[in-house]
Molecule: transfer RNA
Organism: uncultured Pseudomonadota bacterium
RNA sequence: AGGAGAGUAGCUCAAUUGGUAGAGUAACGGUCUCCAAAACCGUCGGUUGGGGGUUCAAUUCCCUCCUCUCCUG
Numbered sequence: 001a002g003g004a005g006a007g008u009a010g011c012u013c014a015a016u017u018g019g020u021a022g023a024g025u026a027a028c029g030g031u032c033u034c035c036a037a038a039a040c041c042g043u044c045g046g047u048u049g050g051g052g053g054u055u056c057a058a059u060u061c062c063c064u065c066c067u068c069u070c071c072u073g
Base pairs, nucleotide, nucleotide: 001072002071003070004069005068006067007066010025011024012023013022019056027043028042029041030040031039049065050064051063052062053061
């Protein structure tokens, strides 16, 4: 320099012909227990990397920038 992939909750990851953003785990509360752990129930947590465009509607499509990983030279 060229090419490919990734960025979503504290963490690990889902989310299709574009149509209300979810799970596990963690944290917190409760039940249980002599106390704890485990188990079970519940709650909390997100401007979907930044900006712009298309659309009635964008995590999803298009452009651009940033960060990370890999490949070629």